[in-house]
RNA sequence: GGGCCUAUAGUUUAAUGGUAAAACAGCCGCCUCCAAAGCGGCCGUUCCCUGUUCGAGUCAGGGUGGGCCCGCAA
Repeated sequence: GGGCCUAUAGUUUAAUGGUAAAACAGCCGCCUCCAAAGCGGCCGUUCCCUGUUCGAGUCAGGGUGGGCCCGCAA
RNA backbone atom coordinates (compact mmCIF):
# COMPACT_ATOMS: atom_id res chain seq x y z
P G A 1 -0.60 3.83 3.56
O5' G A 1 -0.72 2.85 2.30
C5' G A 1 -0.65 3.37 0.98
C4' G A 1 -0.68 2.25 0.00
C3' G A 1 -1.92 1.36 0.00
O3' G A 1 -3.01 1.92 -0.70
C1' G A 1 0.00 0.00 0.00
P G A 2 -4.48 1.63 -0.29
O5' G A 2 -4.69 0.12 -0.75
C5' G A 2 -4.71 -0.19 -2.15
C4' G A 2 -4.91 -1.67 -2.34
C3' G A 2 -6.13 -2.28 -1.68
O3' G A 2 -7.34 -2.04 -2.39
C1' G A 2 -4.28 -3.64 -1.26
P G A 3 -8.72 -1.96 -1.58
O5' G A 3 -9.02 -3.47 -1.18
C5' G A 3 -9.20 -4.44 -2.18
C4' G A 3 -9.29 -5.82 -1.59
C3' G A 3 -10.35 -6.03 -0.53
O3' G A 3 -11.65 -6.20 -1.07
C1' G A 3 -8.33 -6.99 0.19
P C A 4 -12.93 -5.75 -0.22
O5' C A 4 -13.08 -6.87 0.89
C5' C A 4 -13.31 -8.21 0.53
C4' C A 4 -13.20 -9.13 1.72
C3' C A 4 -14.08 -8.78 2.91
O3' C A 4 -15.43 -9.20 2.74
C1' C A 4 -11.91 -9.24 3.65
P C A 5 -16.59 -8.40 3.44
O5' C A 5 -16.44 -8.78 4.99
C5' C A 5 -16.61 -10.11 5.42
C4' C A 5 -16.22 -10.28 6.87
C3' C A 5 -16.95 -9.39 7.85
O3' C A 5 -18.25 -9.86 8.18
C1' C A 5 -14.65 -9.36 8.34
P U A 6 -19.40 -8.80 8.53
O5' U A 6 -18.93 -8.17 9.91
C5' U A 6 -18.83 -8.97 11.07
C4' U A 6 -18.14 -8.22 12.19
C3' U A 6 -18.83 -6.95 12.66
O3' U A 6 -19.89 -7.22 13.55
C1' U A 6 -16.52 -6.56 12.40
P A A 7 -21.08 -6.12 13.67
O5' A A 7 -20.52 -5.06 14.71
C5' A A 7 -20.05 -5.47 15.99
C4' A A 7 -19.53 -4.28 16.78
C3' A A 7 -20.57 -3.23 17.08
O3' A A 7 -20.31 -2.63 18.36
C1' A A 7 -18.84 -2.28 15.79
P U A 8 -21.09 -3.09 19.62
O5' U A 8 -22.60 -2.78 19.23
C5' U A 8 -23.05 -1.44 19.10
C4' U A 8 -24.51 -1.33 19.42
C3' U A 8 -24.94 -1.92 20.75
O3' U A 8 -24.67 -1.04 21.84
C1' U A 8 -26.42 -2.67 19.08
P A A 9 -24.15 -1.67 23.22
O5' A A 9 -25.35 -1.41 24.22
C5' A A 9 -25.70 -0.08 24.58
C4' A A 9 -26.18 -0.02 26.02
C3' A A 9 -25.31 -0.76 27.02
O3' A A 9 -25.22 -0.02 28.21
C1' A A 9 -27.52 -1.57 27.15
P G A 10 -23.95 0.95 28.44
O5' G A 10 -22.95 -0.03 29.19
C5' G A 10 -21.65 0.43 29.64
C4' G A 10 -21.04 -0.63 30.52
C3' G A 10 -20.96 -2.00 29.87
O3' G A 10 -19.77 -2.16 29.13
C1' G A 10 -22.02 -2.19 31.97
P U A 11 -19.80 -2.97 27.72
O5' U A 11 -19.92 -4.50 28.12
C5' U A 11 -18.88 -5.17 28.82
C4' U A 11 -19.26 -6.61 29.09
C3' U A 11 -19.71 -7.40 27.86
O3' U A 11 -18.64 -7.94 27.14
C1' U A 11 -21.27 -7.69 29.63
P U A 12 -18.79 -8.22 25.56
O5' U A 12 -19.79 -9.45 25.48
C5' U A 12 -19.41 -10.73 25.98
C4' U A 12 -20.54 -11.72 25.84
C3' U A 12 -21.17 -11.82 24.46
O3' U A 12 -20.41 -12.61 23.57
C1' U A 12 -22.86 -11.70 26.09
P U A 13 -20.53 -12.33 21.96
O5' U A 13 -22.09 -12.06 21.79
C5' U A 13 -22.76 -12.51 20.65
C4' U A 13 -24.21 -12.80 21.00
C3' U A 13 -25.19 -12.42 19.91
O3' U A 13 -25.26 -13.42 18.89
C1' U A 13 -26.00 -11.71 22.02
P A A 14 -25.88 -12.98 17.48
O5' A A 14 -27.44 -13.05 17.79
C5' A A 14 -28.33 -12.18 17.16
C4' A A 14 -29.71 -12.38 17.71
C3' A A 14 -30.82 -11.79 16.84
O3' A A 14 -31.20 -12.67 15.82
C1' A A 14 -31.11 -11.06 19.06
P A A 15 -31.17 -12.17 14.27
O5' A A 15 -32.29 -11.03 14.23
C5' A A 15 -33.63 -11.32 14.59
C4' A A 15 -34.40 -10.06 14.77
C3' A A 15 -34.33 -9.06 13.62
O3' A A 15 -35.27 -9.34 12.59
C1' A A 15 -33.95 -7.94 15.65
P U A 16 -34.90 -10.37 11.43
O5' U A 16 -35.17 -9.64 10.03
C5' U A 16 -34.41 -10.03 8.87
C4' U A 16 -35.21 -9.78 7.62
C3' U A 16 -35.57 -8.32 7.35
O3' U A 16 -35.37 -8.07 5.96
C1' U A 16 -37.51 -9.65 7.22
P G A 17 -34.22 -7.08 5.59
O5' G A 17 -34.69 -5.80 6.36
C5' G A 17 -34.81 -4.56 5.68
C4' G A 17 -35.53 -3.58 6.57
C3' G A 17 -37.05 -3.75 6.58
O3' G A 17 -37.57 -3.11 7.74
C1' G A 17 -36.53 -1.76 5.51
P G A 18 -38.37 -3.98 8.85
O5' G A 18 -39.42 -2.96 9.47
C5' G A 18 -39.01 -1.97 10.42
C4' G A 18 -40.17 -1.15 10.89
C3' G A 18 -41.32 -1.93 11.50
O3' G A 18 -41.97 -1.13 12.47
C1' G A 18 -42.09 -0.81 9.58
P U A 19 -41.71 -1.44 14.03
O5' U A 19 -41.09 -0.08 14.48
C5' U A 19 -41.84 1.13 14.47
C4' U A 19 -41.60 1.88 15.76
C3' U A 19 -40.59 1.24 16.71
O3' U A 19 -39.86 2.25 17.38
C1' U A 19 -42.66 1.40 17.80
P A A 20 -38.28 2.30 17.20
O5' A A 20 -37.78 0.83 17.58
C5' A A 20 -37.75 0.43 18.90
C4' A A 20 -37.11 -0.92 19.04
C3' A A 20 -36.91 -1.35 20.48
O3' A A 20 -38.05 -1.96 20.99
C1' A A 20 -34.91 -1.63 19.25
P A A 21 -38.18 -2.22 22.58
O5' A A 21 -37.42 -3.58 22.78
C5' A A 21 -38.10 -4.66 23.33
C4' A A 21 -37.36 -5.97 23.11
C3' A A 21 -36.64 -6.51 24.34
O3' A A 21 -37.54 -7.07 25.27
C1' A A 21 -35.29 -6.82 22.42
P A A 22 -37.10 -7.22 26.81
O5' A A 22 -36.23 -8.55 26.82
C5' A A 22 -36.82 -9.79 26.43
C4' A A 22 -35.79 -10.89 26.37
C3' A A 22 -34.96 -11.06 27.64
O3' A A 22 -35.64 -11.81 28.62
C1' A A 22 -33.54 -11.08 25.75
P A A 23 -35.29 -11.53 30.20
O5' A A 23 -33.87 -12.23 30.41
C5' A A 23 -33.72 -13.62 30.23
C4' A A 23 -32.24 -14.00 30.23
C3' A A 23 -31.43 -13.46 31.42
O3' A A 23 -31.59 -14.25 32.58
C1' A A 23 -30.27 -13.04 29.42
P C A 24 -31.66 -13.53 34.02
O5' C A 24 -30.16 -13.04 34.27
C5' C A 24 -29.13 -13.98 34.42
C4' C A 24 -27.77 -13.34 34.26
C3' C A 24 -27.46 -12.20 35.22
O3' C A 24 -27.11 -12.64 36.53
C1' C A 24 -26.80 -11.59 33.05
P A A 25 -27.49 -11.73 37.77
O5' A A 25 -26.66 -10.38 37.55
C5' A A 25 -25.24 -10.37 37.66
C4' A A 25 -24.67 -9.01 37.33
C3' A A 25 -25.17 -7.86 38.18
O3' A A 25 -24.53 -7.78 39.43
C1' A A 25 -25.21 -7.22 35.90
P G A 26 -25.40 -7.31 40.72
O5' G A 26 -25.77 -5.79 40.43
C5' G A 26 -24.77 -4.79 40.34
C4' G A 26 -25.39 -3.45 40.03
C3' G A 26 -26.53 -3.05 40.93
O3' G A 26 -26.10 -2.47 42.14
C1' G A 26 -27.14 -2.72 38.67
P C A 27 -26.92 -2.75 43.49
O5' C A 27 -28.24 -1.88 43.33
C5' C A 27 -28.17 -0.46 43.24
C4' C A 27 -29.54 0.13 42.96
C3' C A 27 -30.66 -0.36 43.86
O3' C A 27 -30.70 0.31 45.11
C1' C A 27 -31.36 -0.46 41.61
P C A 28 -31.30 -0.49 46.38
O5' C A 28 -32.87 -0.53 46.10
C5' C A 28 -33.63 0.66 46.09
C4' C A 28 -35.08 0.39 45.73
C3' C A 28 -35.79 -0.67 46.54
O3' C A 28 -36.21 -0.22 47.82
C1' C A 28 -36.25 -1.01 44.27
P G A 29 -36.30 -1.30 49.00
O5' G A 29 -37.58 -2.20 48.62
C5' G A 29 -38.86 -1.63 48.64
C4' G A 29 -39.87 -2.54 47.97
C3' G A 29 -40.12 -3.88 48.64
O3' G A 29 -40.99 -3.78 49.75
C1' G A 29 -39.87 -4.21 46.33
P C A 30 -40.94 -4.84 50.93
O5' C A 30 -41.50 -6.18 50.28
C5' C A 30 -42.85 -6.26 49.86
C4' C A 30 -43.17 -7.59 49.24
C3' C A 30 -42.84 -8.81 50.11
O3' C A 30 -43.87 -9.09 51.04
C1' C A 30 -42.01 -9.16 47.92
P C A 31 -43.49 -9.59 52.51
O5' C A 31 -42.81 -11.00 52.30
C5' C A 31 -43.55 -12.08 51.76
C4' C A 31 -42.64 -13.24 51.43
C3' C A 31 -41.75 -13.71 52.57
O3' C A 31 -42.43 -14.60 53.45
C1' C A 31 -40.47 -13.48 50.59
P U A 32 -42.46 -14.28 55.01
O5' U A 32 -40.96 -14.60 55.46
C5' U A 32 -40.44 -15.90 55.36
C4' U A 32 -38.98 -15.92 55.74
C3' U A 32 -38.63 -15.19 57.04
O3' U A 32 -38.91 -16.00 58.18
C1' U A 32 -37.10 -14.58 55.35
P C A 33 -39.68 -15.30 59.43
O5' C A 33 -38.58 -14.29 59.99
C5' C A 33 -38.94 -13.31 60.98
C4' C A 33 -37.69 -12.76 61.62
C3' C A 33 -36.59 -12.35 60.65
O3' C A 33 -36.80 -11.03 60.19
C1' C A 33 -35.66 -13.71 62.34
P C A 34 -36.52 -10.70 58.60
O5' C A 34 -34.95 -10.82 58.43
C5' C A 34 -34.09 -9.89 59.07
C4' C A 34 -32.65 -10.25 58.88
C3' C A 34 -32.22 -10.53 57.45
O3' C A 34 -31.96 -9.34 56.72
C1' C A 34 -31.36 -12.21 58.87
P A A 35 -32.29 -9.30 55.14
O5' A A 35 -31.26 -10.35 54.52
C5' A A 35 -29.90 -9.99 54.33
C4' A A 35 -29.05 -11.19 54.01
C3' A A 35 -29.29 -11.86 52.67
O3' A A 35 -28.70 -11.17 51.59
C1' A A 35 -29.05 -13.50 54.35
P A A 36 -29.37 -11.29 50.10
O5' A A 36 -29.06 -12.78 49.64
C5' A A 36 -27.72 -13.18 49.36
C4' A A 36 -27.65 -14.67 49.15
C3' A A 36 -28.49 -15.22 47.99
O3' A A 36 -27.84 -15.08 46.74
C1' A A 36 -28.84 -16.53 49.92
P A A 37 -28.71 -14.72 45.45
O5' A A 37 -29.67 -15.98 45.24
C5' A A 37 -29.15 -17.23 44.84
C4' A A 37 -30.21 -18.32 44.96
C3' A A 37 -31.49 -18.06 44.17
O3' A A 37 -31.38 -18.44 42.81
C1' A A 37 -32.04 -18.67 46.38
P G A 38 -32.10 -17.57 41.68
O5' G A 38 -33.65 -17.69 42.03
C5' G A 38 -34.32 -18.94 41.92
C4' G A 38 -35.73 -18.84 42.47
C3' G A 38 -36.59 -17.74 41.83
O3' G A 38 -37.16 -18.15 40.61
C1' G A 38 -36.76 -17.64 44.18
P C A 39 -37.38 -17.08 39.42
O5' C A 39 -38.58 -16.17 39.94
C5' C A 39 -39.85 -16.75 40.19
C4' C A 39 -40.79 -15.72 40.82
C3' C A 39 -40.89 -14.38 40.13
O3' C A 39 -41.72 -14.40 38.99
C1' C A 39 -40.63 -14.03 42.43
P G A 40 -41.36 -13.43 37.74
O5' G A 40 -41.83 -12.00 38.27
C5' G A 40 -43.19 -11.76 38.53
C4' G A 40 -43.39 -10.39 39.13
C3' G A 40 -42.80 -9.22 38.36
O3' G A 40 -43.59 -8.83 37.25
C1' G A 40 -42.26 -9.00 40.64
P G A 41 -42.87 -8.17 35.94
O5' G A 41 -42.40 -6.75 36.46
C5' G A 41 -43.36 -5.75 36.78
C4' G A 41 -42.73 -4.59 37.52
C3' G A 41 -41.74 -3.75 36.74
O3' G A 41 -42.35 -2.83 35.86
C1' G A 41 -40.88 -4.21 38.90
P C A 42 -41.54 -2.32 34.52
O5' C A 42 -40.39 -1.39 35.11
C5' C A 42 -40.72 -0.18 35.79
C4' C A 42 -39.48 0.44 36.42
C3' C A 42 -38.39 0.85 35.45
O3' C A 42 -38.65 2.11 34.86
C1' C A 42 -37.45 -0.34 37.28
P C A 43 -38.07 2.41 33.38
O5' C A 43 -36.50 2.54 33.61
C5' C A 43 -35.97 3.54 34.47
C4' C A 43 -34.49 3.33 34.68
C3' C A 43 -33.66 3.31 33.41
O3' C A 43 -33.33 4.61 32.99
C1' C A 43 -33.04 1.50 34.82
P G A 44 -33.76 5.10 31.47
O5' G A 44 -32.52 4.66 30.58
C5' G A 44 -31.19 5.02 30.97
C4' G A 44 -30.23 3.95 30.56
C3' G A 44 -30.29 3.55 29.09
O3' G A 44 -29.60 4.46 28.26
C1' G A 44 -30.20 1.63 30.46
P U A 45 -30.25 4.95 26.87
O5' U A 45 -29.56 4.00 25.79
C5' U A 45 -28.15 3.94 25.70
C4' U A 45 -27.74 2.85 24.76
C3' U A 45 -28.10 3.07 23.30
O3' U A 45 -27.13 3.89 22.68
C1' U A 45 -28.57 0.83 23.95
P U A 46 -27.55 4.84 21.39
O5' U A 46 -27.73 3.80 20.22
C5' U A 46 -26.92 3.84 19.05
C4' U A 46 -26.47 2.42 18.71
C3' U A 46 -25.88 2.30 17.33
O3' U A 46 -24.87 1.25 17.37
C1' U A 46 -27.74 0.91 17.48
P C A 47 -23.64 1.18 16.39
O5' C A 47 -22.77 2.45 16.72
C5' C A 47 -22.25 2.70 18.04
C4' C A 47 -21.14 3.69 17.99
C3' C A 47 -21.35 4.85 17.06
O3' C A 47 -22.13 5.87 17.64
C1' C A 47 -19.24 3.91 16.65
P C A 48 -23.11 6.76 16.72
O5' C A 48 -22.11 7.73 15.93
C5' C A 48 -21.36 8.70 16.64
C4' C A 48 -20.53 9.52 15.67
C3' C A 48 -21.29 10.10 14.47
O3' C A 48 -21.98 11.29 14.80
C1' C A 48 -19.32 9.08 13.71
P C A 49 -23.33 11.65 13.99
O5' C A 49 -22.82 12.09 12.55
C5' C A 49 -22.04 13.25 12.40
C4' C A 49 -21.58 13.41 10.96
C3' C A 49 -22.68 13.37 9.90
O3' C A 49 -23.40 14.58 9.79
C1' C A 49 -20.87 12.03 9.21
P U A 50 -24.94 14.55 9.28
O5' U A 50 -24.85 14.08 7.76
C5' U A 50 -24.28 14.96 6.78
C4' U A 50 -24.10 14.26 5.47
C3' U A 50 -25.34 13.71 4.79
O3' U A 50 -26.12 14.71 4.14
C1' U A 50 -23.63 12.09 4.66
P G A 51 -27.68 14.46 3.95
O5' G A 51 -27.77 13.26 2.90
C5' G A 51 -27.41 13.47 1.55
C4' G A 51 -27.32 12.17 0.79
C3' G A 51 -28.62 11.45 0.51
O3' G A 51 -29.30 12.01 -0.60
C1' G A 51 -27.01 9.90 1.23
P U A 52 -30.91 11.92 -0.67
O5' U A 52 -31.22 10.38 -0.94
C5' U A 52 -30.84 9.76 -2.15
C4' U A 52 -31.26 8.31 -2.16
C3' U A 52 -32.71 8.05 -1.79
O3' U A 52 -33.56 8.24 -2.92
C1' U A 52 -31.32 6.57 -0.61
P U A 53 -34.91 9.12 -2.73
O5' U A 53 -35.80 8.22 -1.77
C5' U A 53 -36.19 6.91 -2.18
C4' U A 53 -36.79 6.15 -1.02
C3' U A 53 -37.87 6.88 -0.23
O3' U A 53 -39.12 6.85 -0.90
C1' U A 53 -36.36 5.82 1.26
P C A 54 -40.01 8.22 -0.93
O5' C A 54 -40.46 8.42 0.57
C5' C A 54 -41.12 9.62 0.97
C4' C A 54 -41.76 9.42 2.33
C3' C A 54 -40.85 8.79 3.36
O3' C A 54 -40.01 9.74 3.99
C1' C A 54 -42.91 7.66 3.35
P G A 55 -38.43 9.36 4.20
O5' G A 55 -38.49 8.19 5.28
C5' G A 55 -38.94 8.46 6.61
C4' G A 55 -39.12 7.17 7.39
C3' G A 55 -37.89 6.29 7.53
O3' G A 55 -37.04 6.74 8.56
C1' G A 55 -39.74 4.95 6.91
P A A 56 -35.45 6.68 8.35
O5' A A 56 -35.07 5.13 8.32
C5' A A 56 -35.38 4.28 9.44
C4' A A 56 -34.25 3.33 9.71
C3' A A 56 -32.94 4.01 10.13
O3' A A 56 -32.24 3.14 10.99
C1' A A 56 -32.59 2.84 8.13
P G A 57 -32.42 3.23 12.57
O5' G A 57 -31.40 2.12 13.14
C5' G A 57 -30.03 2.41 13.27
C4' G A 57 -29.22 1.15 13.25
C3' G A 57 -29.13 0.45 11.90
O3' G A 57 -28.10 0.99 11.10
C1' G A 57 -29.69 -1.13 13.56
P U A 58 -28.31 1.20 9.50
O5' U A 58 -28.61 -0.29 8.99
C5' U A 58 -27.62 -1.30 9.10
C4' U A 58 -28.19 -2.62 8.65
C3' U A 58 -28.57 -2.70 7.18
O3' U A 58 -28.22 -3.96 6.63
C1' U A 58 -30.46 -3.19 8.55
P C A 59 -26.97 -4.03 5.59
O5' C A 59 -27.48 -3.12 4.36
C5' C A 59 -28.22 -3.69 3.30
C4' C A 59 -28.41 -2.70 2.19
C3' C A 59 -27.22 -1.78 1.90
O3' C A 59 -26.26 -2.44 1.07
C1' C A 59 -29.17 -0.48 2.01
P A A 60 -24.68 -2.05 1.22
O5' A A 60 -24.57 -0.63 0.52
C5' A A 60 -24.82 -0.47 -0.85
C4' A A 60 -24.62 0.96 -1.28
C3' A A 60 -23.33 1.62 -0.83
O3' A A 60 -22.23 1.29 -1.66
C1' A A 60 -25.13 3.07 -0.37
P G A 61 -20.74 1.23 -1.01
O5' G A 61 -20.34 2.76 -0.82
C5' G A 61 -20.20 3.60 -1.95
C4' G A 61 -19.90 5.01 -1.53
C3' G A 61 -18.78 5.19 -0.51
O3' G A 61 -17.48 5.09 -1.08
C1' G A 61 -20.61 6.49 0.12
P G A 62 -16.28 4.50 -0.18
O5' G A 62 -15.97 5.66 0.88
C5' G A 62 -15.50 6.92 0.43
C4' G A 62 -15.53 7.95 1.54
C3' G A 62 -14.76 7.60 2.80
O3' G A 62 -13.35 7.77 2.67
C1' G A 62 -16.86 8.45 3.40
P G A 63 -12.38 6.78 3.50
O5' G A 63 -12.57 7.26 5.01
C5' G A 63 -12.17 8.54 5.41
C4' G A 63 -12.66 8.88 6.80
C3' G A 63 -12.09 8.03 7.93
O3' G A 63 -10.77 8.41 8.29
C1' G A 63 -14.40 8.29 8.24
P U A 64 -9.76 7.29 8.84
O5' U A 64 -10.33 6.95 10.29
C5' U A 64 -10.36 7.94 11.31
C4' U A 64 -11.00 7.41 12.57
C3' U A 64 -10.47 6.09 13.09
O3' U A 64 -9.23 6.22 13.78
C1' U A 64 -12.81 6.03 13.12
P G A 65 -8.19 4.99 13.73
O5' G A 65 -8.84 3.91 14.70
C5' G A 65 -9.00 4.18 16.08
C4' G A 65 -9.80 3.10 16.77
C3' G A 65 -9.35 1.68 16.57
O3' G A 65 -8.21 1.34 17.37
C1' G A 65 -11.67 1.76 16.29
P G A 66 -7.18 0.23 16.81
O5' G A 66 -7.99 -1.14 16.89
C5' G A 66 -8.40 -1.65 18.14
C4' G A 66 -9.22 -2.91 17.97
C3' G A 66 -8.61 -4.01 17.13
O3' G A 66 -7.63 -4.76 17.84
C1' G A 66 -10.84 -3.72 16.48
P G A 67 -6.39 -5.44 16.99
O5' G A 67 -7.06 -6.65 16.20
C5' G A 67 -7.66 -7.72 16.91
C4' G A 67 -8.33 -8.69 15.97
C3' G A 67 -7.48 -9.24 14.84
O3' G A 67 -6.60 -10.28 15.25
C1' G A 67 -9.57 -8.58 14.00
P C A 68 -5.21 -10.50 14.47
O5' C A 68 -5.63 -11.11 13.06
C5' C A 68 -6.24 -12.39 12.99
C4' C A 68 -6.71 -12.70 11.59
C3' C A 68 -5.64 -12.65 10.51
O3' C A 68 -4.80 -13.80 10.47
C1' C A 68 -7.55 -11.55 9.74
P C A 69 -3.31 -13.71 9.89
O5' C A 69 -3.52 -13.52 8.31
C5' C A 69 -4.07 -14.58 7.54
C4' C A 69 -4.33 -14.13 6.11
C3' C A 69 -3.12 -13.62 5.34
O3' C A 69 -2.28 -14.66 4.85
C1' C A 69 -4.93 -12.18 4.99
P C A 70 -0.72 -14.40 4.53
O5' C A 70 -0.72 -13.44 3.24
C5' C A 70 -1.16 -13.93 2.00
C4' C A 70 -1.22 -12.81 0.97
C3' C A 70 0.07 -12.07 0.72
O3' C A 70 0.99 -12.79 -0.11
C1' C A 70 -1.67 -10.52 0.91
P G A 71 2.58 -12.59 0.10
O5' G A 71 2.84 -11.10 -0.40
C5' G A 71 2.64 -10.75 -1.77
C4' G A 71 2.74 -9.27 -1.97
C3' G A 71 4.06 -8.62 -1.58
O3' G A 71 5.03 -8.76 -2.59
C1' G A 71 2.29 -7.34 -0.72
P C A 72 6.58 -8.87 -2.16
O5' C A 72 6.97 -7.40 -1.67
C5' C A 72 6.91 -6.30 -2.56
C4' C A 72 7.07 -4.99 -1.83
C3' C A 72 8.40 -4.85 -1.06
O3' C A 72 9.42 -4.38 -1.90
C1' C A 72 6.56 -4.19 0.30
P A A 73 10.79 -5.24 -2.04
O5' A A 73 11.38 -4.92 -3.48
C5' A A 73 11.72 -3.64 -3.91
C4' A A 73 11.24 -3.39 -5.33
C3' A A 73 10.78 -1.97 -5.54
O3' A A 73 11.85 -1.09 -5.76
C1' A A 73 9.29 -3.55 -6.60
P A A 74 11.94 0.26 -4.91
O5' A A 74 11.22 1.31 -5.85
C5' A A 74 11.71 1.60 -7.15
C4' A A 74 10.68 2.32 -7.95
C3' A A 74 10.13 3.56 -7.27
O3' A A 74 10.93 4.69 -7.48
C1' A A 74 8.34 2.22 -8.05
Predicted 3D model of a 74-nucleotide RNA (transfer RNA) from Candidatus Kaiserbacteria bacterium CG10_big_fil_rev_8_21_14_0_10_44_10.
Lineage of the source: Bacteria > Bacteria candidate phyla > Candidatus Kaiseribacteriota.
Its mean pLDDT, the model's own confidence on a scale to 100, is 83.
The RNAcentral record of the sequence draws on ENA.
Rfam family: tRNA. About the family: Transfer RNA (tRNA) molecules are approximately 80 nucleotides in length. Rfam classes the family as a transfer RNA.